Predicted 3D model of a 348-nucleotide part of an RNA (small-subunit ribosomal RNA, central domain) from an uncultured prokaryote.
Context: one part of a larger RNA
Order: sequence, then structure tokens, then C1' cells
RNA sequence: CUGGGCGUACAGGGCGCGUAGGCGGACGCUAUCGUCCGGCGUGAAAGACCCGGGCUCAACCUGGGAAUUGCGUUUGAAACUGGUCGGCUUGAGUUCGAGAGAGGGUGGUGGAACUUCCAGUGUAGAGGUGAAAUUCGUAGAUAUUGGAAAGAACACCAGUGGCGAAGGCGGCCACCUGGCUCGAUACUGACGCUGAGGCGCGAAAGCGUGGGGAGCAAACAGGAUUAGAUACCCUGGUAGUCCACGCCGUAAACGAUGCGUGCUAGACGUUGGGGGGGCUACCCCUUCAGUGUCGCAGCUAACGCGUUAAGCACGCCGCCUGGGGAGUACGGCCGCAAGGUUAAAACC
Repeated sequence: CUGGGCGUACAGGGCGCGUAGGCGGACGCUAUCGUCCGGCGUGAAAGACCCGGGCUCAACCUGGGAAUUGCGUUUGAAACUGGUCGGCUUGAGUUCGAGAGAGGGUGGUGGAACUUCCAGUGUAGAGGUGAAAUUCGUAGAUAUUGGAAAGAACACCAGUGGCGAAGGCGGCCACCUGGCUCGAUACUGACGCUGAGGCGCGAAAGCGUGGGGAGCAAACAGGAUUAGAUACCCUGGUAGUCCACGCCGUAAACGAUGCGUGCUAGACGUUGGGGGGGCUACCCCUUCAGUGUCGCAGCUAACGCGUUAAGCACGCCGCCUGGGGAGUACGGCCGCAAGGUUAAAACC
């Protein structure tokens, strides 16, 4: 390479936008591409193959044929692929009218709780645990009442509910802003799908500068436990967690399931629309889009999947090839660093 694969055995890129490329709806025309029929030229000889001939046979030698599946050229063909031209509306998009939503950003604002501070009441304990102790408290703690400050997070609503490409998003209000769904007709006329490179986004932790710091809490200290206890439990507690700007670019970044399109029984929930009907606080039928459970056919090594496919197909990308060595070394690229990414071999 061919072949076979990628939910759990090795294997789907964390996610998107998109360049090149690959692939691409339906109708007609055309013939300079591919493709196809025929003709011509060429495809050396020897060898190999077939039919003969010559050495007593054979090996060997020798005559003829076929073959040489190719290339060039030419008369044509027009089904398919591509191209040109013309028209089409189902794919795609635009327009109009509605709708749902923790989608994103900025500014403001609210209450509960925790902590601290001030003041009042009040007195000997409080706290913590399996039990304790460290710890706090007669310089008045804990408890309780009133007041103040500050930071962070938003109980109930809340739901296999919703939104987002993924990461992710949850008090309330305003502004700015992305996407989606349904209904309607009008318009454009294949404008599409995928996407190597590339560019952007990307939890937590971590890094840089400046702020902030209530609670929580790596590290650290102490108290316990224990044979020991560099832990589990307890009392404290610093980075950090928060904000702004800039880096990092990883994850069990998971549905461990790439994206798109078409096709292939149903049943029961639920979210958001549309249509129809009824006995109209409600219910029934139906139809789109989403999200769940079960399940036929089919698939699967089994588990299971099953119109949200892991079924039946097509297009494009990524990836895998026994275990260890190793996601390591070296080199390159990126990074302030931590490190990331690309990625071996010897050897067993």
C1' cells in the first nucleotide's frame, strides 16, 4: 500500500469558522476531457504459449502462428463523469409575521446567611469529638437584641426542564448582542456537504501586573488517633478561590459514539410552536422542532444500540495496527515559567 476497523477490546481531533482539495439536485443542448465501438501505425529479436520440423529420445536447435491486455493516430458514439451554454425548484439562502430560552457582554440593584466591628441584656462557660485535647472566655466569651461594614454565592421556583458548537450558563432590572423554532407566501436559482493546513473559542489548576479578601482552604502549625500517622478526625491558617488586563491550552474536554444527507414498525412521557375538534379553569386528534424511556426489523463478541442508531447507504475529515520501554528521549515549534505539541529507537 491492499485489506480490516474506531460506544466498552488499539482507535473520533475538546469545539467551531473556514482555505486548498475531495464530493455534489433535476432538465435540455453540445463534443476540445475522461469513457466506449471500429480502422491504421507501432508494440525489435530471443524467451514464455500453441501447431509442426531436425539431432536414435530428451535437454538443445529450428519454421510458422498466436500473444504482447500498451501507446500513438483517426472515423465515429453521447448513456455515464467532467466542461460550455440555456432554462428548473425539491437542496441552500433571503423576505414577512409570530414564539421560547440560566445563550453572550456591560451597568445597576435585592434579600437570606456567614464573618468582623460598635452598643445593650446577661454570667461561666463555649467550642469540638467516637472520646478528647489544642482553641476561645471573668480584660466578660457562648447565647440574645439593636446598629454598622465587607466579600462571595444566589434557597424556594427547579424539572432524564431550557439555552449554547464545545467549554459551559441559574436572584432581579435595564441596555447592547449571537443563534434557534414555528407559520406564510414572495424572491434568488445549486449559491451545497466536508474540510489537510490555517485562524478563533476553550473547565479547573497554574503564571504575570494591579486590586480585593467574608466564607472556604492546598502548603504549613498545633491537638488527637496509632506500633508509627509526614493521613483519615479536630483547632487554626497562607497561596488560591473573587475583579481587571495579559498568558497557559490541558481534562474521564464523555454520549468514552466526528460532521452532513436520505431511507427503515411502533408505544408512552416531556419542552416550544402551528392546525383541527369538543361538553372550553379542561380535554382529544394531528403536524413540525427538541429532549427522555421502552421496543420491531436489523446490527453487535457480548453488554447493548434501535427514526436522537451502534440499522441500511453515500460524501468528506480525524484516528488505530500486540504489551512494556513511552505519550518518554532527541530535534523542531509554542510558553515568563510550569509545561504543551509533534514524536521515535535500542532492549525485554